[in-house]
Context: one part of a larger RNA
Parts: sequence; C1' cells; structure tokens
RNA sequence: CCCUGGUUAAGGAACUUAGCAAAAUUGCACCGUAACUUCGGGAGAAGGUGUGCUUUGGAAUGUGUAAGAACUUGCUUCUGAAGCAUUCCGGAGCUGCAACAAAGAGGGGGUGGCGACUGUUUACUAAAAACACAGGACUCUGCAAACUCAUAAGAGGAAGUAUAGGGUCUGACGCCUGCCCGGUGCUGGAAGGUUAAGGGGAGAUGUCAUUCUAAGAAAUUGGGAGAAGCGUUGAACCGAAGCCCCAGUAAACGGCGGCCGUAACUAUAACGGUCCUAAGGUAGCGAAAUUCCUUGUCGGGUAAGUUCCGACCUGCAUGAAUGGCGUAACGAUUGCCCCGCUGUCUCAACCAGGGACUCA
Repeated sequence: CCCUGGUUAAGGAACUUAGCAAAAUUGCACCGUAACUUCGGGAGAAGGUGUGCUUUGGAAUGUGUAAGAACUUGCUUCUGAAGCAUUCCGGAGCUGCAACAAAGAGGGGGUGGCGACUGUUUACUAAAAACACAGGACUCUGCAAACUCAUAAGAGGAAGUAUAGGGUCUGACGCCUGCCCGGUGCUGGAAGGUUAAGGGGAGAUGUCAUUCUAAGAAAUUGGGAGAAGCGUUGAACCGAAGCCCCAGUAAACGGCGGCCGUAACUAUAACGGUCCUAAGGUAGCGAAAUUCCUUGUCGGGUAAGUUCCGACCUGCAUGAAUGGCGUAACGAUUGCCCCGCUGUCUCAACCAGGGACUCA
C1' cells in the first nucleotide's frame, strides 16, 4: 500500500454523474394519523408513549385439581381453595442510562415525468418508459367457416358455430376522439375503352396429278399455268378477370397552407383582400422523454440553481385509438426538494484479521 471488518473530536452531502457506499430506522402493545380518492384506499401515513432482570404485596381473567353441593346418578352440572398461565396496579433491589436474543426487524415526507395495476423480457453487459394485460374499435368468417401446417391424404381451428373463431390497431378508469377520399389500399359497380389462351379463318405460299409451250427424228430436256390433298403462314371478328373508368371507405396507409393590408398613443389584429389545396390542425396540451436559437422570459425554491416546480406561447419540427388530455392506487422505473442519519467529504487517524513486501 491492498482486501474484509470495527471505532472516531468538530462539522454533517461541503463528496459525487448520482447520498454510490455506509449510517440511521426496525419487534410488540397502546395513543394518534393529512392532502387526495375509483370510497376500497392513502396507512405501519406522519408523530408519540411504554418495554430488562431479581424479589415481593394486591387485583382480574382463564384453567377446574383437593374439597363441598345438586339430581337427571353421569367420562354430569354448580361452587371452587391451592397450583399454573396471562394481564393490570404497586414496593424494594441489580446493572448504571439501557434494558431481550447466538442469530430478527420499514428510514420518513413533499412534488414532477412515464406506464393504470399483478405480471413478462434480451439464459451470459439492458428489467425498462419495452412486451403483455382487462377494456375499446375496425375487419374477415354461415361451417366441408375464415385462417394455419402439408405435394397430398389429413390435422389444427373445434368435438367450437357470429355473446363463436381468425387478423390488425389501441391499451384500466374519466372527459373526449375534429376536418380531408385528391394519392395509395380495400369494398362495391358495371355502360364504355384495353385485353391472354382459345375460337375463327379472308388471304398468301410450298409441293403436286394434269395441262400449255420451245427444242429434237425420237428418247428426252427447258419454261409457264396449276385442281384436290398434305403442309407453312395468317387479316377481320368473338373472347374473362385485371387495368382505365364510376362510387364508397380514415379507430384503412396517410395528410391537415402562403402573402398583403387594417382599430383615435404605440403595439397587436376581432376584420378585409388575394393565391393555392383533397382539406388547411378543431378540443386539448405546449421550451415538453418533442424547443434548434436556449441556461428563452417571468415567478418559486438556494447566499449562489444549464437540473427541478408553476406560468407565458415566438409549437425550428405538439395534437386527438401511429390515440389527445387528466387521473386515486401501484413501480428493484426516472428527475427535483426537505427532515433524520452518517468517514461520502473537510482530512484523516487508530484497531483486528488476511494479503503484498523483507528475511530465514
């Protein structure tokens, strides 16, 4: 010096990202207990008093033995000493100022954010504000259900049947959930446009019986036309869904403006004009888990506060089930403040044990 414990004058968070760690609180009995509240809670709220051991006096309750009594003669009932147990009221003493045990045991209060809650999670760096949740909504599904697994058979859904089952979003409860269907999606529609395979087959063309023709005495050779058949190709026309098209639908994906002027101080603009849009952000909330400028400005708390609380609104870039705003209770959650407490610190010291180190 390090580790694990112990004690500490005065101060008491000055430490530090942060009271991390430690200290403190702690059992039982009684008294007493606020705001708020979903009337259940909050609550062990907070705060306070008592508490040991030895001996002794008295009282109460319980137990129901000895003894006595009763009549229903019983493992009966009643009275009930002594003893034992618990509690209460006293006396004296002991340690010497706290009372128990080898070993136990909430620190408390105030005020915000987030999530309603109990739960779940990254086995081995994250336990949370993430997931789930009861509740809410939309949508699909009439049963051989939708949907999922499988090539299929088949199985799950379900030995269920729309108060059921699948999918998606939201997330207790309270008050609410505005406007936009132009784009994308979904649903419905069917007049018209487009349109595949397929149907259709005008026509074109190959081959060729035959035939015409030229040359030759002839055999034969060359050139032209060309039916049927067999092939190759092929226009018009018919032809579903889809798409185009027409509607609906936002608790579907999503979106929710700009410029200029104006009131008898100034400032501001209830008001007006104009451009654009599918429609221009409603109620709420707001420097916020969202605010860049920013430590915004004002107020509170401190001697001093980039954090915190209450307001303002100039919302870079809030906003309504991608839910908005509140909310009692709850939380190993995350900020801030106060009381208590302390070696966290001012600032270190000593003690015990174990290491390191030195020597053998």
RNAcentral holds the full RNA, with entries from ENA. Large-subunit ribosomal RNA, domain IV from a Syntrophobacterales bacterium, 360 nucleotides, folded computationally. Lineage of the source: Bacteria > Pseudomonadati > Thermodesulfobacteriota > Syntrophobacteria > Syntrophobacterales. Its mean pLDDT, the model's own confidence on a scale to 100, is 85.